[in-house]
Context: one part of a larger RNA
RNA sequence: GGUGGCAGGUGGAUGCCUCGGCAGGGGGAGGCGAUGAAGGGCGUGAUAAGCUGCGAUAAGCCUGGGGGAGCCGCAUAUGGGCUGUGAUCCCAGGAUGCCCGAAUGGGGAAACCUGGCCUGCUGACGAGGCAGGUCAUCACUUGGGGAAGGGUUGAACCCCGAGUACCCAGGUGGGGCGAAACCCGGGGAAGUGAAACAUCUCAGUACCCGGAGGAAAAGAAAGAGACAUCGAUUCCCUCAGUAGCGGCGAGCGAAAGGGGAACAGCCUAAACCACUGCCGUGUAAAAGCCCGUGGGCGUUGCGGCAGUGGGGUAGUGGGGGUAAGACGGAGAGGGCCACGGACCUCUCGGGGAGUUACAAAACCAUGCCUUAGCCGAACCACCUGGGAAGGUGGGCCAUAGAGGGUGAUAGCCCCGUAGGCGAAAAGGCAUGGUCUCCCUGGUCUUACUUCCCGAGUACCUCGGGGCACGUGGAACCCUGAGGGAAUCUGGGCGGACCACCGCCUAAGGCUAAAUACUACCCCCUGACCGAUAGUGAACUAAGUACCGUGAGGGAAAGGUGAAAAGAACCCCGGGAAGGGGAGUGAAAUAGAACCUGAAACCUGCCACUUACAAUCAGUCACAGCCUCUACUUUCGGGUAGGGGUGGUGGCGUGCCUUUUGCAACAUGAGCCCGGGACUUGCCGGCGUCGGCGAGGCUAAGCCCUUCUGGGGCGUAGCCGUAGGGAAACCGAGUCCGAAUAGGGCGUUUUAGUCGGCGUCGGCAGACCCGAAUCCGGGUGAGCUACCCCUGGGCAGGGUGAAGGUGGGGUAAAACCCACUGGAGGCCCGAACCGGUGGAUGGUGAAAUAUCCUCGGAUGACCUGGGGGUAGGAGUGAAAAGCUAACCGAACCCGGUUAUAGCUGGUUCUCCCCGAAAUAUAUCUAGGUAUAGCCUCGGGUGGUCCUUGUGGGAGGUAGAGCACUGUCUGGGUUAUCCGCCUCUGGUGGGUAACCCAUGCAAACUCCGAAUUCCCACAAGGCAAGCCCGGGAGUCAGCCUUCGGGGGAUAAACUCCGCAGGCGAGAGGGAAAGAAUCCCAGACCACCAGCUAAGGCCCCUAAGUGGAGGCUAAGUGAGAAAGGAGGUGGGAGCGCUAAGACAGCUGGGAUGUUGGCUUAGAAGCAGCCAUCAUUUAAAGAGUGCGUAAUAGCUCACCAGCCGAGCGCUCCUGCGCCGAAAAUUUAACGGGACUAAGCCGCCCGCCGAAGCUGUGGGUCUAUCACCUCUCCGGAGGUGGUAGGCGGUAGGGGAGCGUUCCUAACCCAGCGAAGGUGAGGGCGUAAGCCCCGCUGGAGGGUUAGGAAGUGAGAAUCCGGGCAUCAGUAGCGAUAAAGGGGGUGAGAAUCCCCCUCGCCGUAAGCCCAAGGUUUCCGACGGCAGGUUCGUCCGCGUCGGGUUAGCCGGUCCCUAAGCCGAGGCCGAAAGGCGUAGGUGAAGGGGAAGUGGGGUCAAUAUUCCCCCGCCACUACUGGGGACUCUAUGUGGUGACGCCCUUCCAAGGGGUGGUGAGCCUGCUGGCUUAGGCUCUCCCAUUCUGCGGAGGGGACGAGAAAUAACCACAUAGGGGAUGAACCAGUAGUGACCGUACCGCAAACCGACACAGGUGGGCGGGCAUAAAUGUGCCAAGGCGCGC
Repeated sequence: GGUGGCAGGUGGAUGCCUCGGCAGGGGGAGGCGAUGAAGGGCGUGAUAAGCUGCGAUAAGCCUGGGGGAGCCGCAUAUGGGCUGUGAUCCCAGGAUGCCCGAAUGGGGAAACCUGGCCUGCUGACGAGGCAGGUCAUCACUUGGGGAAGGGUUGAACCCCGAGUACCCAGGUGGGGCGAAACCCGGGGAAGUGAAACAUCUCAGUACCCGGAGGAAAAGAAAGAGACAUCGAUUCCCUCAGUAGCGGCGAGCGAAAGGGGAACAGCCUAAACCACUGCCGUGUAAAAGCCCGUGGGCGUUGCGGCAGUGGGGUAGUGGGGGUAAGACGGAGAGGGCCACGGACCUCUCGGGGAGUUACAAAACCAUGCCUUAGCCGAACCACCUGGGAAGGUGGGCCAUAGAGGGUGAUAGCCCCGUAGGCGAAAAGGCAUGGUCUCCCUGGUCUUACUUCCCGAGUACCUCGGGGCACGUGGAACCCUGAGGGAAUCUGGGCGGACCACCGCCUAAGGCUAAAUACUACCCCCUGACCGAUAGUGAACUAAGUACCGUGAGGGAAAGGUGAAAAGAACCCCGGGAAGGGGAGUGAAAUAGAACCUGAAACCUGCCACUUACAAUCAGUCACAGCCUCUACUUUCGGGUAGGGGUGGUGGCGUGCCUUUUGCAACAUGAGCCCGGGACUUGCCGGCGUCGGCGAGGCUAAGCCCUUCUGGGGCGUAGCCGUAGGGAAACCGAGUCCGAAUAGGGCGUUUUAGUCGGCGUCGGCAGACCCGAAUCCGGGUGAGCUACCCCUGGGCAGGGUGAAGGUGGGGUAAAACCCACUGGAGGCCCGAACCGGUGGAUGGUGAAAUAUCCUCGGAUGACCUGGGGGUAGGAGUGAAAAGCUAACCGAACCCGGUUAUAGCUGGUUCUCCCCGAAAUAUAUCUAGGUAUAGCCUCGGGUGGUCCUUGUGGGAGGUAGAGCACUGUCUGGGUUAUCCGCCUCUGGUGGGUAACCCAUGCAAACUCCGAAUUCCCACAAGGCAAGCCCGGGAGUCAGCCUUCGGGGGAUAAACUCCGCAGGCGAGAGGGAAAGAAUCCCAGACCACCAGCUAAGGCCCCUAAGUGGAGGCUAAGUGAGAAAGGAGGUGGGAGCGCUAAGACAGCUGGGAUGUUGGCUUAGAAGCAGCCAUCAUUUAAAGAGUGCGUAAUAGCUCACCAGCCGAGCGCUCCUGCGCCGAAAAUUUAACGGGACUAAGCCGCCCGCCGAAGCUGUGGGUCUAUCACCUCUCCGGAGGUGGUAGGCGGUAGGGGAGCGUUCCUAACCCAGCGAAGGUGAGGGCGUAAGCCCCGCUGGAGGGUUAGGAAGUGAGAAUCCGGGCAUCAGUAGCGAUAAAGGGGGUGAGAAUCCCCCUCGCCGUAAGCCCAAGGUUUCCGACGGCAGGUUCGUCCGCGUCGGGUUAGCCGGUCCCUAAGCCGAGGCCGAAAGGCGUAGGUGAAGGGGAAGUGGGGUCAAUAUUCCCCCGCCACUACUGGGGACUCUAUGUGGUGACGCCCUUCCAAGGGGUGGUGAGCCUGCUGGCUUAGGCUCUCCCAUUCUGCGGAGGGGACGAGAAAUAACCACAUAGGGGAUGAACCAGUAGUGACCGUACCGCAAACCGACACAGGUGGGCGGGCAUAAAUGUGCCAAGGCGCGC
């Protein structure tokens, strides 16, 4: 170190629990708000941070009611109080109710600033302060005031405009909010679908906007329909996925009718009458005054307009008017008079109606309901226990056995429950009454009528939209444009249009119910969740912390115990840390980090094991050691059965995914725990089970009920019962057709329908996770781009333009010189701005920096503050740059679960079968459809398969050359051509032909094997086919054979036949990715036989046999080619007349053959190659020479004495033979057989075969049981099957919940855990011990959020890396002392170092208590810590004269009226607002003081404004308006300068230098003065240049004018006294540890001061002062 165990730690799973959620049912309510809402800010308690309550009357005040003993919220504690004189608490009503917010006096950066008027208080009747009230805008309306302009006229009056606009005053109302709901209207997308996309779809959806209500909308036919009718609207069911629409694609999709719910109808405009007002017209008293008669009156009449009242409201058209007729209580009154009639009004009586339409308001009574409440039955004992409600025993109540609580499980203990009761007050509903209104009239009938019946309308055309309907034949409805009627003899409609026939009456309006929704309140329910679930949120800080500029995003986090009985006291410790005792408790491993307490991970102890050993980490076998149980024992032990460990040996390359194929160096996972994916609704197909059956079923709805349930009704409708046809139509037939023909489809052969379940499909997000996108509405210019307004900044040095002056020069100029001058997108170079090159950095110091270097640095410069412009938009000296750290289209939210033919992932078990990687088509090729192949169910015929026989089909292999082509040799020959001696001859080649020989995928005179078809027979056996449900497969790969492509290359590619892998394990091939050989795994066996292949060792089996071969370690890699390797075979030749080899000798002559040649003599070359002598010898085989020579060979002889030589075929060997870490081309050892060839015998060898036992499936047989008679189950026998991916089919296990019955449980449930046990084929199940401390289970059914190892999954925890990197500027520390438990780090002192235009000091922004003190020491601090910008407590910011507020305006913003715009809204006048700009009375005063503030407090000295009073003064003054002026402005250069300030030096005086004494020539400090020098400088002045001309406005001031007021009863002005002077900021950091950068971060951040010496100058550089630091290991 490993394995196991025990005990712990860590951690927070699991179980149990639930003050929280989720989904619903019923009821209520459906708004609040100028009487100030919703929502907030700030306050409010004795102590008070949060929540809750409340509002300066502030966890509350008053009244009424309830209630009845404690109370002062969550929320203890201490202190202090209240309460039977009734508190707290609950209900109702009332009071108070700061500030913001519609926000409303004005303003504004919400919770702040600041006014006018009236009243009151304080003060002194003032200034000032406080309190109360009131003052916004818009619309309508009332009252008062009240134009412009026009007409007419000569002018005026007058009239119209108009009592209008406008002004003033009053009244009423609106505004805003609320649920992300419902409703109506105005606008209106896109992702997507169409496998692309444009019409179309998504969808009139999302979203924006306006408006309303408790509902909204619609609504009383210019309707629907069809020749029949219906009779407002709305909603449900059905019609019906029908009719239709539709790139006739995807898709979209009615209506009538029928059944139901609920029901309700009305009012006007007009005609006509009357009256009133106005206008016109009108006297001849004529039209008039209700009618008749008589009288009387008389601008009465008529016409027009307007108003009021009556009248009137319809489609069998209605109404009006006129005439006639009929009918109708009473009374009174009216008109110019009388009579009569008619008419009108009133009263009584009668009738009717009503507060939601049809007219409209209020009140009372009663009843009920709501908002607090009240009564409410019945139990004890014993046992166990900490505790009884449990168990046992015996009782009781029940209109109450819902539920909750109580120390475990309670009808009878408590709260409740059933049942019953209850309201002073407020609210609601109902009924009745008071009350109000209408009628009592005129109605009806008939006739006539030149009256009326809704106008820029109907209608028509054009352009659109809506209708299911996309322009279509397109009606109908709506209307943007143009034209433009009629009044019933009129009009609209009936799906183009016309006719006929019908329906209905537009252009005005109102209208309940049935319907939709739920933020809120009450009650109730759940086969809903139970803390990673359920809301995002169960919790003293959840829409919180935290993130973001913002819109917006958005967590984690429950449990002690019955009761705090929450651990007195003691000890260790620096200790309020932590721990040990003691004590409490049933339990303390229930101790507050608290129930249970799993795993990863981290320890301690015990057993075994490990220091010569190799690797998926296991498995099988056998040792050793340790241990348990039982038995036995001679006490040593033994036997049997378990457990832990593991030395050795055999075999053995993880899991998932994706693939032809993965141990793969292809993907994914650090580990553990928890979460995590095929669902649900509707419709349809099929199967199955069940009901009924030629029928089956209801839908909406209604009724009953024990009420989310159950039962009944409901036949509208749907499917089926008949088909054929395009249809009319006919019908067991029908259609085509002339047909009685023929054919098609049907009948003959008839089962459906409804429901449950399963499975598949369609529509929906549809198995889960995952885009980049597109669109809508908003949020952003605190970053950055540009622009506008207003401010600020740029050390120092250099150059020396124009111009000028002087001189020269010229006729005059020009020109030249000197000086002057001070220009410039000029030069050098700091600040400042930038970012050239390099290095560093690159898990940084830093999400862009540091160091060195570099560019610009008076300009197109840089910068602060205030503003503007934005998402297809801005801005852009242009890079598609920038628009808040990623921009070729920001961010946030929404459409949205967009879509994803793509990738990944997809969770328990067993049983049966089991593919495909092909064809066709495809904007198709990694997708899909159909077919093929698989599965399941049903049906069916000797269907199928094999072999044999018989019959048949065919054109391949082969072969052939007869065809088509091609090719070789020969022959022959015409045409043709050449030559010649030219009627001809001769030669050449050629087609054709002949002979011979070849070749062919696209040649065949031929032609197999195999194959295929039919028939028969035998065998096999369900293997075939048909119908229906469900799939998967469309990337294939290798090998043999036949081919195409390629190179007769590829582990290449494309086909075909077959096999295998895929999806196949086992044996062999050393090992191995299938592919190769053998062989197809249901399970078990320490049984047997074999296959391939093997049998010397590794390693099971032969050192087996006989016969050959090989010598190369060939075996155990390879070619052309090469070789007296060797074996076998065949043939030929030589050979005792002596071969072959060797040795000895000969090898000659013509001749140096000829030629050639310088030479050529056998031997450079050419020609010839004879002859002679011989045993034999070439006009020469090779060497050699200049040429000869010389040496050889052939050839001959001798010696020797038996075989020799050559060629071909063949077996086994040899050479040819070089690669990279190491032998490395037998698997190793090794082998001469253990190699090779053939033969023989034996053996080994697999998951094959056999044997034995077992399981299961299928078929079948027998028996038994049950039965709804279909069948199901059991037992046994026989036969056969049982590898398996995608996939099909079947059967089960487990989880959560429900129902029913029955059980278990404090004598201990669930959960956890065990070197405890058992059962089952598996998923799993049961028992026991320990822990735990309250629930759990079985059986039979039912319902699902139902099973995890992988998704770069999600959350949490814990590892590893690793005690590693790092500890953030290399400006630096050392010593001493102090404090303390403890000191490198805190404090003090000394020394040292660093900055010093800063690393010092002061402001602004921003931050918001960080400031100061005491105490502390867990966390933060990159170490430490006694310390801190940390924690706790306490303290701290003081203003008339500093700033703001205030006055004024800039850019900009808002904006009464107004203009524009679908709405929202945009612009903008008056007006307002807006600052680091302008204005602004008075201290940049001196000194002192605190731990912390000071121009603020204190002291001293000043100053200003206002008020009152007093005194002086002696004529002006105030207000408003107007005019003019001032206010009022750039840059650069030069020059002058006050007060004052800084520095250096000098002079004078004073003071100080621990204490005491002495000394002052040293030092320091302060002040005065002056001089010298230098700097800054309010401000003043001058000059120059350039062209760009350098804010606005008020107050105030000056002058003038006009009007009004005050003033000799005394103005201005001056002085004095007294008083007043409010509100906000003020701490601290502020180039940084406090701001912006996630940090105590090397970055960024505007302005002012900024000393000395040296260096030409300088804010540069170096070193120093004051001051501050040494950078937190």

Large-subunit ribosomal RNA, half A from a Caldifarciminota bacterium, 1673 nucleotides, folded computationally. The coordinates come from a structure-prediction model, not an experiment, and the mean pLDDT is 81. NCBI's taxonomy places the organism under Bacteria, Pseudomonadati, Caldifarciminota. Its Rfam family is "Bacterial large subunit ribosomal RNA". Rfam links the family to the GO terms ribosome and structural constituent of ribosome.